[in-house]
C1' cells in the first nucleotide's frame, strides 16, 4: 500500500415505534430533541444504470443511498 473483515479495540450510524415541543397545508402530517433498539464494515457522500413509492393527460418531476449495482472517501488492524 491493496486485498479482506475478528467473541480484537476505540467509537459510529439507527429500521420502527414511545414520549415531549413546535408548525400549519387539518393529514394519525412534516420537523426537532429525549431515551429505546431491528440490524449495519462503510447504514459515510453521490440519483450513473436499474428497481421500489408518490404526483401527473403526457413529457416528465420527487422520494427510497437501510432494494441492487457502480462511483469517491474513510477507523482499526487479527487470520
Nucleotide at each position: 500500500c491493496a486485498a479482506c473483515g475478528a467473541c480484537a479495540a476505540g467509537g459510529g450510524c439507527a429500521a420502527c415505534g414511545c414520549c415531549g415541543c413546535a408548525g400549519c397545508a387539518g393529514g394519525u402530517c412534516u420537523g426537532c430533541g429525549g431515551g429505546g433498539a431491528c440490524g449495519c464494515a462503510a447504514a459515510g457522500c453521490c440519483a450513473c444504470g436499474g428497481g421500489g413509492c408518490c404526483c401527473a393527460u403526457c413529457c416528465g418531476g420527487g422520494u427510497c443511498a437501510g432494494c441492487c449495482g457502480g462511483g469517491c472517501u474513510a477507523c482499526c488492524g487479527a487470520a
c-di-GMP-I riboswitch aptamer from a Frankiales bacterium, 79 nucleotides, folded computationally. Model confidence (mean pLDDT): 78 of 100. It matches the Rfam family "c-di-GMP-I riboswitch aptamer". Gene Ontology term of the family: cyclic-di-GMP binding. Rfam's curators write: GEMM was predicted in a large-scale screen for bacterial structured RNA regulatory elements.